[in-house]
């Protein structure tokens, strides 16, 4: 430096659901919880999905959410090769 993650050690993250709170909403944050995760660390670049409008319906150029849906960029613990 590259590849691999069967086992082990020390740790890390925290699905559904519940409570509080913020938001029109998707959803966020905090607490409980623990399904899972070797990048389930960071970014939010491409795609996907979702939310958001006008008198009604519909519509996303625009705005937003997710990123634990896929890909990409950067960084990284342990063990083995």
């Nucleotide at each position: 430096u590259c590849c691999u993650g069967a086992a082990a050690a020390g740790g890390g993250c925290g699905a559904a659901c519940c409570c509080a709170u913020c938001g029109u909403a998707a959803g966020g944050u905090g607490g409980g919880g623990g399904c899972g995760c070797a990048a389930a660390g960071c970014c939010g670049c491409g795609g996907g999905u979702c939310c958001u409008a006008a008198a009604g319906a519909g519509u996303a150029c625009g705005g937003g959410a997710u990123g634990g849906c896929c890909g990409g960029g950067c960084u990284g613990c342990c063990a083995g090769g």
This is a predicted structure of an 81-nucleotide RNA (c-di-GMP-I riboswitch aptamer) from a Candidatus Bipolaricaulota bacterium. NCBI's taxonomy places the organism under Bacteria, Bacteria candidate phyla, Candidatus Bipolaricaulota. The prediction has a mean pLDDT of 82.